[in-house]
RNA sequence: AGAGUUGGCCAGGCAAUCGCUAUACCAAUAGAGGAAAGUCCGGGCUCCAUAGGGUAGAGUGCCAGGUAACGCCUGGGGGGCGCGAGCCUACGGAAAGUGCAACAGAAAAUAAACCGCCAGCCAUUUCGUUUUGGUUGGUAAGGGUGAAACGGUGUGGUAAGAGCACACCGCGUUGAUGGUAACAUCAUACGGCACGGCAAACCCCACUCGGAGCAAGACCAAAUAGGAACCCAUAUAAGCCUUAGGGUUUAUCAUAUGUGACCCACAUAGGGUUCGGGUAGGUUGCUUGAGGUAUGUGGUGACGCAUAUCCUAGAUGAAUGGUUGUCCAUGACAGAACCCGGCUUAUCGGCUGACUCUCACU
RNA sequence: GGGCCACUAGCUCAGGCGGUUAGAGCGCGGUCCUGAUAAGACCGAGGUCUGUGGUUCGAGUCCACAGUGGCCCACCA
Numbered sequence: 001a002g003a004g005u006u007g008g009c010c011a012g013g014c015a016a017u018c019g020c021u022a023u024a025c026c027a028a029u030a031g032a033g034g035a036a037a038g039u040c041c042g043g044g045c046u047c048c049a050u051a052g053g054g055u056a057g058a059g060u061g062c063c064a065g066g067u068a069a070c071g072c073c074u075g076g077g078g079g080g081c082g083c084g085a086g087c088c089u090a091c092g093g094a095a096a097g098u099g100c101a102a103c104a105g106a107a108a109a110u111a112a113a114c115c116g117c118c119a120g121c122c123a124u125u126u127c128g129u130u131u132u133g134g135u136u137g138g139u140a141a142g143g144g145u146g147a148a149a150c151g152g153u154g155u156g157g158u159a160a161g162a163g164c165a166c167a168c169c170g171c172g173u174u175g176a177u178g179g180u181a182a183c184a185u186c187a188u189a190c191g192g193c194a195c196g197g198c199a200a201a202c203c204c205c206a207c208u209c210g211g212a213g214c215a216a217g218a219c220c221a222a223a224u225a226g227g228a229a230c231c232c233a234u235a236u237a238a239g240c241c242u243u244a245g246g247g248u249u250u251a252u253c254a255u256a257u258g259u260g261a262c263c264c265a266c267a268u269a270g271g272g273u274u275c276g277g278g279u280a281g282g283u284u285g286c287u288u289g290a291g292g293u294a295u296g297u298g299g300u301g302a303c304g305c306a307u308a309u310c311c312u313a314g315a316u317g318a319a320u321g322g323u324u325g326u327c328c329a330u331g332a333c334a335g336a337a338c339c340c341g342g343c344u345u346a347u348c349g350g351c352u353g354a355c356u357c358u359c360a361c362u
Numbered sequence: 363g364g365g366c367c368a369c370u371a372g373c374u375c376a377g378g379c380g381g382u383u384a385g386a387g388c389g390c391g392g393u394c395c396u397g398a399u400a401a402g403a404c405c406g407a408g409g410u411c412u413g414u415g416g417u418u419c420g421a422g423u424c425c426a427c428a429g430u431g432g433c434c435c436a437c438c439a
Stems, first nucleotide, its partner, number of pairs: 001358010012327007020031004033333001037344002040342005045213004052264004057209005062076005077091001078089004092204002097202002099198002114143002116139008151169006170193001171191003174187005217284004227275006235252007255269004277438003291310008328331001363435007372388004381419001390406005412428005
């Protein structure tokens, strides 16, 4: 100098003027984001029971840690890619069971004989050695098919072959060592290989999960046809009252509802569907929070702890904008709606830290 | 704001637990039939299965993310 990897930050600035929302008014002060988004995960909060037991269902899935929690993050292991910095990784179990593998191919999972190779027999051919054909066996070394063909290479061995035997490599078992662990390394060890793929197929194993959501929930006010139809339940026993029709209390079981898959358990005593009627107002929940910033400190890190300091939108037809001037790098994606932690997606451009490779020069 | 569902031909829909070349009806184009039209008969075109990535030998189908469209909801008695 060029090429690249990775972490962090900013998101037009300043001024004038006219408005909007909140703090009762004036004044003054404050007033969208890194994603406010998708609603894909996790929690707080609220109601139903303090959220209980079981089945079903759903989710997660190498190990350890962080956290309120997570499918997130950090560190590590295995695998893959890259010369490298580094990046990616749904990565438990197929030696429990069931199932799947189209087409091609001889054979597709208790392997298999199409060609080829070898042996026997029969026929044929040759003077003969032989040749050719058939048939019965052996053979998985070679060919061909396929995404995938039941360890690889070599030597011995054999009629030809074959883990048939041996050496090395791979695989599995066992043991030792290191590591919290995943796992790694080693063995004059053992096993001739028995164990191919798919679980984002059913399934098995381990762990986690109650449901609904601020239109949750609480309070005030206004209004009416305080309605109609259908369905489920309105049971049994005892006591009390009675105008003798009935009403009521308790207990038990059942039913229904809360309870949004079912059963038990708990609470309540009526409940559900459809049609119709009325109100479309206000207050609260609502923003001080697993908050921010700085310093110190523990930790490789995510993060934790201590001290000091700061208050930083809260609308509800829904505020945060318009115009002008000026500067430059000419401004992208995009607008809070109960609140947080993540993930994912969208995004003009700029600043900056660390690192790698190549080339040149010293 | 919150909850849920669906995307396959121009339109409406099939496609069981992944398999070779994705079908049907209507519509569209052509030919025949008719004097001409309709109906009818025959033939044909038309699909990146919403997009991207992944799992698998193989994806419309399984998984993840995104996009588009649609549906539901308050209070009182």